[in-house]
Context: one part of a larger RNA
Molecule: large-subunit ribosomal RNA, half A
Organism: uncultured Mycoplasmatota bacterium
RNA sequence: AGCGCAAGGUGGAUGCCUUGGCACUAGGAGCCGAUGAAGGACGUGACGAACGACGAUACGCUUCGGGGAGCUGUAAGUAAGCGACGAUCCGGAGAUUUCCGAAUGGGGAAACCCACCAAGUGGAAGACUUGGUACUCGAUUUAUCGAGAGGGACACGCGGAGAACUGAAACAUCUUAGUACCCGCAGGAAAAGAAAGCAAAAGCGAUUCUCAAAGUAGCGGCGAGCGAAAUGAGACCAGCCCGUGUUUAACAUUGGAGUUACAAAAGUUUAAGUUAGUUGAAUGGUGUGGGAAAGCCAACCAAAGAGGGUGAGAGUCCUGUAAACGAAAACUUAAUCUCUCCGUUAAACGAAGAGUACGGCGAGACACGAGAAAUCUUGUCGGAACAUGCGAGGACCAUCUCGUAAGGCUAAAUACUCCCUAGUGACCGAUAGUGAACCAGUACCGUGAGGGAAAGGUGAAAAGAACCGCGGGAGCGGAGUGAAAUAGAUCCUGAAACCUUGUGCUUACAACAAGUCAAAGCCCGUUAAUGGGUGAUGGCGUGCCUUUUGUAGAAUGAACCGGCGAGUUACGAUAACAUGCAAGGUUAAGCCUUAAGGGGUGGAGCCGUAGCGAAAGCGAGUCCUAACCGGCGCAUCAGUAUGUUGUUGUAGACCCGAAACUGAGUGAUCUAGCCAUGAGCAGGUUGAAGUUGGGGUAAAACCCAAUGGAGGACCGAACCAGGGUAUGUUAAAAAAUGCUUGGAUGACUUGUGGCUAGCGGUGAAAUUCCAAACGAACUCAGAGAUAGCUGGUUCUCACCGAAAUAGCUUUAGGGCUAGCGUCGAGAUUAAGUGGUAUGAAGGUAGAGCACUGAAUGGUUGAUGGCCCCAUCAAGGGGUACUGAUAUCAAUUAAACUCCGAAUGUCAUACUUACAUGCUCGGCAGUCAGACUACGGGUGAUAAGGUCCGUGGUCGAGAGGGAAACAGCCCAGACCGCCAGUUAAGGUCCCAAAAUUUAUGUUAAGUGGAAAAGGAUGUAGAGUUGCACAAACAACUAGGAGGUUGGCUUAGAAGCAGCCACCCUUUAAAGAGUGCGUAAUAGCCCACUAGUCGAGUGACUCCGCGCCGAAGAUGUACCGGGGCUAAACAUAAUACCGAAACUGCGGAUUCAGUAAUGAAUGGUAGGUGAGCGUUGUCAAUGCGGUGAAGAUCGAUCGUGAGGACGGUUGGAGCGUUGACAAGUGAGAAUGCCGGUGUGAGUAACGAAAAGUAAGGUGAGAAUCCUUACCGUCAAAAGUCUAAGGUUUCCAGAGCAAGGCUCGUCCGCUCUGGGUUAGUCAGGUCCUAAGGUGAGGCUGAAAAGCGUAGCCGAUGGAUAACAGGUUGAUAUUCCUGUACCACCUUUUUGACUGAUGGAGUGACGGAGAAAGAUAGCAGUAGCGAGUCAGUGGAUAUGUCUCGUUGAAGCGUUUAGGCCGUGGUGUAGGUAAAUCCGCAUCACACAUAGGCUGAGGCGUGACCAAGUAAUUACUGUGAAUCUAUGCUUCCGAGAAAAACUUCUAGGGUUAAUCAAUCAGGUGCCUGUACCGCAAACCGACACAGGUAGACGAGGAGAGAAUCUAAAGACGCGC
Repeated sequence: AGCGCAAGGUGGAUGCCUUGGCACUAGGAGCCGAUGAAGGACGUGACGAACGACGAUACGCUUCGGGGAGCUGUAAGUAAGCGACGAUCCGGAGAUUUCCGAAUGGGGAAACCCACCAAGUGGAAGACUUGGUACUCGAUUUAUCGAGAGGGACACGCGGAGAACUGAAACAUCUUAGUACCCGCAGGAAAAGAAAGCAAAAGCGAUUCUCAAAGUAGCGGCGAGCGAAAUGAGACCAGCCCGUGUUUAACAUUGGAGUUACAAAAGUUUAAGUUAGUUGAAUGGUGUGGGAAAGCCAACCAAAGAGGGUGAGAGUCCUGUAAACGAAAACUUAAUCUCUCCGUUAAACGAAGAGUACGGCGAGACACGAGAAAUCUUGUCGGAACAUGCGAGGACCAUCUCGUAAGGCUAAAUACUCCCUAGUGACCGAUAGUGAACCAGUACCGUGAGGGAAAGGUGAAAAGAACCGCGGGAGCGGAGUGAAAUAGAUCCUGAAACCUUGUGCUUACAACAAGUCAAAGCCCGUUAAUGGGUGAUGGCGUGCCUUUUGUAGAAUGAACCGGCGAGUUACGAUAACAUGCAAGGUUAAGCCUUAAGGGGUGGAGCCGUAGCGAAAGCGAGUCCUAACCGGCGCAUCAGUAUGUUGUUGUAGACCCGAAACUGAGUGAUCUAGCCAUGAGCAGGUUGAAGUUGGGGUAAAACCCAAUGGAGGACCGAACCAGGGUAUGUUAAAAAAUGCUUGGAUGACUUGUGGCUAGCGGUGAAAUUCCAAACGAACUCAGAGAUAGCUGGUUCUCACCGAAAUAGCUUUAGGGCUAGCGUCGAGAUUAAGUGGUAUGAAGGUAGAGCACUGAAUGGUUGAUGGCCCCAUCAAGGGGUACUGAUAUCAAUUAAACUCCGAAUGUCAUACUUACAUGCUCGGCAGUCAGACUACGGGUGAUAAGGUCCGUGGUCGAGAGGGAAACAGCCCAGACCGCCAGUUAAGGUCCCAAAAUUUAUGUUAAGUGGAAAAGGAUGUAGAGUUGCACAAACAACUAGGAGGUUGGCUUAGAAGCAGCCACCCUUUAAAGAGUGCGUAAUAGCCCACUAGUCGAGUGACUCCGCGCCGAAGAUGUACCGGGGCUAAACAUAAUACCGAAACUGCGGAUUCAGUAAUGAAUGGUAGGUGAGCGUUGUCAAUGCGGUGAAGAUCGAUCGUGAGGACGGUUGGAGCGUUGACAAGUGAGAAUGCCGGUGUGAGUAACGAAAAGUAAGGUGAGAAUCCUUACCGUCAAAAGUCUAAGGUUUCCAGAGCAAGGCUCGUCCGCUCUGGGUUAGUCAGGUCCUAAGGUGAGGCUGAAAAGCGUAGCCGAUGGAUAACAGGUUGAUAUUCCUGUACCACCUUUUUGACUGAUGGAGUGACGGAGAAAGAUAGCAGUAGCGAGUCAGUGGAUAUGUCUCGUUGAAGCGUUUAGGCCGUGGUGUAGGUAAAUCCGCAUCACACAUAGGCUGAGGCGUGACCAAGUAAUUACUGUGAAUCUAUGCUUCCGAGAAAAACUUCUAGGGUUAAUCAAUCAGGUGCCUGUACCGCAAACCGACACAGGUAGACGAGGAGAGAAUCUAAAGACGCGC
């Protein structure tokens, strides 16, 4: 380490349970609201939070009833109380009922802010109490009443407006569908409704709803589809009024009507019911047990044996049940009595709805799509009649019939269920049933619309573990409770994955889809069975599913386990089967009844019984026809209703899955653009126009210098951007970091508030952006869109068993019909497959060249060309040119045939071997095929290519062989056997069987890979040379002369080349076979002789071999060893060898009377028979002496599965026969939960850095303190807006959070903390924008908009210094101020708009001046330090400090301004004001207004241990200054304030000044705030507006350094 066994942990399946759901039945109720709803916010208790209840009268108040002993909710505990003087509790009626919300005094960011009027408290201001104050419409007495508004039940109704996906296999009419969605208005129902109706020669008599008529008549790209009515049977029934006049009659106290319509409206009594309640029979014992209700033994009640509870199954224990009884009060229903209302009623005569009916045009609705299109409605244009009229009867006309339009009302039968009461279920039982059994529309996610969970169980009773021990604790061990604690609070049962511990067997040379077959050893001892566990060793053996021609496949899917997870239901059609009845069968709606889903009734209707015809019609016939013939029927008769099953149609239709389309909404906190109002841009550089001066000119121009300070100017920080590169890429970050780079006074950047919305917006334009997603956002809905596509589709056995082809197809991976399968029935009967014989048709293979073509050579040689002779013409000759015809020889063809098989096909006869074949009907699947052999096409006579034909196998087929190997060879697996015989193929070893026999071959490891080509390999056969007259080979010798042949050549002598190639001597010797030389020379050869002595050459065919022969991880081209046979060839015998065949035993099916025989591989698919799960009915059983579930076991069955026993468990569960289904999982990148592997691996989030000591503590790298070290310093410091919302402070704590630790914390617990007339906001103002009285517009919803109102990012507006807390301060305290209002005192004066006027009041840039803040320096003073010294002082060095506000008074650099009369048609009226006109004066060192700063005071004070003075320098971006200058792009509004009158007022009401007093409201205020508290899912290297921002160097806010201050980045 493996297997087994035992015991645990984890986890939460299973079983059992149910408080909660789901679907219905019966009855009730069907609205609430300005008398303030629905829904909320905030509060209320002696005790924290929450739910429920209630509302400042707040866990409750009053009263009337019920009830009768305890009570103060869930909810324990403590405290304090209440109750027989009747509590708590239940019911009826009242009271109270904060704030928001239609919300209604105004406003508003819902639960908040701010008012006015009247009355009141109070001396006034301020403050407080009570009531009232919205808008619209209507009414009338015009000052008051009444009504409306909003909510809901996501239901039902009527109306307005109205999609798309989808279907049509595309799509446009059509369909989906008048559906979804939106909107208006209702009611308990709504709507409809009392015929200008239907009908058809007969009649009916409002409407609504049901059944049938009927899937009929019809409509319809006559496609898909859509689809009536009359009439019949039922439910329920109800009729009236207005409009238009006369006459007559009746009644005057009669007639009629009534509480819901037609008109309105109070009650009495009675009865019944609803809202609390009351009475209510009958049991004991016994043993077991923790407990009896179960068992046993005896009883009793029953108008009560429904149900629930009680320590296990209870008629007789409790609660109830049957049956009776009961209401002060309120309500409901019915009747009655009162009462109320109307003024008429009946008849006759008559009258009887006009821009209407109708028509044209355009639409819509009717089942009916413009159609022959009636009927209904009407946008528009025309436009009647008048009951002697008019309309309708499906164009229209006539006749006839029916009705009487253009006014209105009307119960019931019908639809629905937020809700109340009572009940029911072959509904669920915690992954189910509602999303929600539990504090759920919660937690959580999202800006928002919206989305949206998980989570039940101790026990009978808490008896919930006192006490002891260990431990810092958590926890553990004892003890105790209990029937049980392995029921201990994570609690019933407690499966599996996964993780452990112990132990039996096995394992350290072994090669593994992990099993299976055989098997020794060891251990154990059973449902007693030839037992169980383990398994040395050997044989064989590449998972499952899906999809495929074909998968171990390296093609798909699954990490593992558990639970959930897919052919259902309704209505039609059709077939089979079952049952009932049968020439008939059967009811539907409805009604009656019942406890009931049962029973009865109901004959409308449907199907069948008769057909034929287009129809009238006729009828066993009929139609066509003059008739026959002929067609279809009859003769020859079985259906129907219900149920089950198969299939199918319409519905989501087996399940999951799109991208999309449409509707209604939600989003501009991101981003794009725009609007309004604010803010920001260190420093340096350049030097435009203009101006001034000088020169210059007639004057200009022009030039020079200075001044000046322009610019989509330059350099460069902040800021903005994002060009390059590296890192990062399961990041620090869902876009960043480092370095570098671009813009940086502008078309710049940025804050706050707003606007634009998806059929759209926005866009310096990229298909860019519109909340991390944009060629059309997001959310919900239509909706289960559709998917000829992919995936998945769950128990068993048995029988049969395919296809991958044809035709057609916008068809090719889909479909339909046929083919092939299966099941049932039927009929002839043997049609079928074979064999033999006979006959027949045919034009392939082959063959042939007779035809049609193609094609080679020869002979002949026409014609033509060329040459010669001849030339006047004619002609003649030659030809190695062309080459017809004919002929000879030899060829060739899929689209040639004078010929022509085999096989196959058809027919007939015989034969019997086999067992099919045909017809009708139900149900399919198949339409991707693969290889192999042969015949072909195509291709290259390539392909594991492609396309056909014939056969085989695979597909759907296992077994043996081919090493392994779907398609090849052998052979078709019902099961068992440690039996036999064989096939293919084999027999040396691996490895079963011959080292078998005989004869040869091969030498190459050929065998055990290959071609052209090559070779004196070797065996056999043959042909032909030479050879004892001596061959072939070897050796010895010769190989000569003419001659250097001639030519050529510089030379050429056998041997560069050309020509010739003779002669002689010889045994033989070329005018030379080769080497060689410059040329010769030289060496060879041919040829000859000798030696030797027997065979030696050439060629052809054939068997087996050789070379040709180089590849990639490693021999690697016999399966290996190895083999000379164990190779090859021929012949022979024996053996091995399979799931074949045989033998023995068994199972099932079929045939048969039987004996017996045959059969049983199987995918798609068809058919049959069963197992199991949950529930129901009936019967019958089991169970605390232990049910279900869990777990273990060696048991039974062919299988799905079934028993039995042990343990656990602690209350339910079976069997049999029927029935009904949410009925069976291993796969769907399935869903949910749990648990692994990876793995003790990566990582622990800026490289600013820690070290030491001491302390605390159970424990310290991490906490506290100290020291040293390090980091930031236009920040990593300080203030502050937004946002957050208690994170702030103190004490305590350490489970979880903190990426380690933790004694610490932004964590947990407990307590505490935010103080304002002056700060910010409101009680003031207005901008963009919003809202919006009236108003305009629009199908509705709604849109726009005037006045007004709201709305800061702007305008206006009164406080400073110091001190103080653990935590607050311009807020508290001390001191010193100021503002508004009131009262009082005194003095003076008329006052004064909601109107007029002024002012408020505004841009960019630039420059200079003054001043201050700040900083630096010197001296003095103070504190400290260092040096010097034996020590001390003096002295010196160095460091630090040396400070103070508002207000009041006074004064100033500077800036601005004419003053006063008179007149006046303008300023919506008026004006003394403004404007305009005019006059006078003045023009300055004047006057007035303004104004930083200075000085004094504040300060006899505060602060500091102490000092607490003087001077100098520098100097702002701050103030003067909203100034000045300049420029062009010409730069908010309103209020406050000043003034003028209108008006008011003759009184000091009022105003101004002043003395002394008084009053001063609401909200915010803690803390973080470049961040660990905000936005980024995080204690995240990112983002976040504004203010201050010291010193040295420096132009500088760059950069380096560094003060105060803060940190060292939680391993």